[in-house]
C1' cells in the first nucleotide's frame, strides 16, 4: 500500500439479533467512629468526530483521526 480488529464515565470493562446507557475501582456528600480506616446510603459524569438509514442508533451504512495485529 492492502486486509483484519478495536475507540463507552477520570481508570479498567461490560452491553448476544437497533427499543431506559451500566458495573467495579476512584472522586464528591451523608451515616458510623473520640477521630480515622474499613462498612452502608446517595450523588457526580460517558458512547473518538462528522454524515446517512430508521418512529428509535453504543449497535445498521459512508468518511476521517487514532491506536494494535498480519500481509507486502
Nucleotide at each position: 500500500g492492502u486486509c483484519g480488529g478495536g475507540a463507552c464515565a477520570g481508570c479498567u470493562c461490560a452491553g448476544u439479533u437497533g427499543g431506559u446507557a451500566g458495573a467495579g475501582c476512584a472522586c464528591g456528600c451523608g451515616g458510623u467512629u473520640g477521630a480515622a480506616a474499613c462498612c452502608c446510603g446517595c450523588g457526580c459524569g460517558u458512547c473518538a468526530c462528522a454524515g446517512g438509514u430508521u418512529c428509535a442508533a453504543a449497535u445498521c451504512c459512508u468518511g476521517u483521526u487514532c491506536c494494535c495485529g498480519a500481509c507486502a